[in-house]
Molecule: Bacterial RNase P class A
Organism: sheep gut metagenome
RNA sequence: GCGGCUGAAUGGCCGCAGGCCGAAAGGCAUGAGGAAAGUCCGGGCACCGCAGGGCAGGAUGCCUGCUAACGGCAGGUGGAGGCGACUCCAAGGCGAGUGCAACAGAGAGAUACCGCCGGGGGAAACCCCGGUAAGGGUGGAAAGGUGCGGUAAGAGCGCACCGGCGGCCUGGCGACUGUGCCGUCAUGUAAACCCCAUCCGGUGCAAGAUGUAGGGAACGCACAGGGCGGCCCGCCCUGUUCCCGCAGUAUCGCUUGAGCGCGUUGGCGACUUCGCGUCUGGAUAGAUGGCCAUUCUCGACAGAACCCGGCUUACAGGCCGC
Numbered sequence: 001g002c003g004g005c006u007g008a009a010u011g012g013c014c015g016c017a018g019g020c021c022g023a024a025a026g027g028c029a030u031g032a033g034g035a036a037a038g039u040c041c042g043g044g045c046a047c048c049g050c051a052g053g054g055c056a057g058g059a060u061g062c063c064u065g066c067u068a069a070c071g072g073c074a075g076g077u078g079g080a081g082g083c084g085a086c087u088c089c090a091a092g093g094c095g096a097g098u099g100c101a102a103c104a105g106a107g108a109g110a111u112a113c114c115g116c117c118g119g120g121g122g123a124a125a126c127c128c129c130g131g132u133a134a135g136g137g138u139g140g141a142a143a144g145g146u147g148c149g150g151u152a153a154g155a156g157c158g159c160a161c162c163g164g165c166g167g168c169c170u171g172g173c174g175a176c177u178g179u180g181c182c183g184u185c186a187u188g189u190a191a192a193c194c195c196c197a198u199c200c201g202g203u204g205c206a207a208g209a210u211g212u213a214g215g216g217a218a219c220g221c222a223c224a225g226g227g228c229g230g231c232c233c234g235c236c237c238u239g240u241u242c243c244c245g246c247a248g249u250a251u252c253g254c255u256u257g258a259g260c261g262c263g264u265u266g267g268c269g270a271c272u273u274c275g276c277g278u279c280u281g282g283a284u285a286g287a288u289g290g291c292c293a294u295u296c297u298c299g300a301c302a303g304a305a306c307c308c309g310g311c312u313u314a315c316a317g318g319c320c321g322c
Stems, first nucleotide, its partner, number of pairs: 001322006008295007016031002019028003033301001037312002040310005045204004057200005062076005077091001078089004092195002097193002099189003113136002115132007144162006163185006169178001171176001208252005214244006224238005259278005266271001296299001
């Protein structure tokens, strides 16, 4: 430096939760975590939506794999840091377009302030025109760097060495690579707009299903019963059918699952094949606790609410491997 494990132990008594057994009394085994947390990603499941496609919007962004899937993981590539073990990286595109680059500086992407060179003017100081990015100055960044040649002075203008970029070729599935060949010398910035590629319908278990208390509508007063009424007509209730039924309620969803343990097949690995074994919370005001005894190193962060895979964050102490 990296990886992994653990997170007081044992016994007794009394409780609590759901399960099983029992006619009952009661008995039996089980009962929070590595993060149950944040709810940040991904999926299962459920309902709604949906011909197909597109726009808008969002997310992701080196490659190849793994996986149900992922923004996760593994193995690599490139870059950065470290003496090193090793660690870190939103790591596509600014040789598509647009924008921006404070201050300084002449000039920030195309420019001549000083200087240098040529020409002209002038008595001179100096002025005008042109060339020049080699020198000075400014800046985070100013024409690829150094040297030689070359030139009026200069300039990749030519050459040597070095460097960057593009294409071809070599090797690699690929990212990429290289004493190879050819061309070329181009400011930076995309956690600036934007472009490109890939992915994404919405809402979440208070989802949702069934029953029921209840609510509503229609039908029918033809038949039956009851009420109002002296009677008829009529009205109301019961009736039949359908709908709703929320945070009223009961049951389901609900915990056997991409499960866990051991061995095994393939793989560097993430992961995976097969075999055997195993059942390990499911409440709905919400269980997982209290007391006692013994021991020690005197005990951190923290408490399930549909489930699972990750990420992130919190964590006293102890142990193991490399």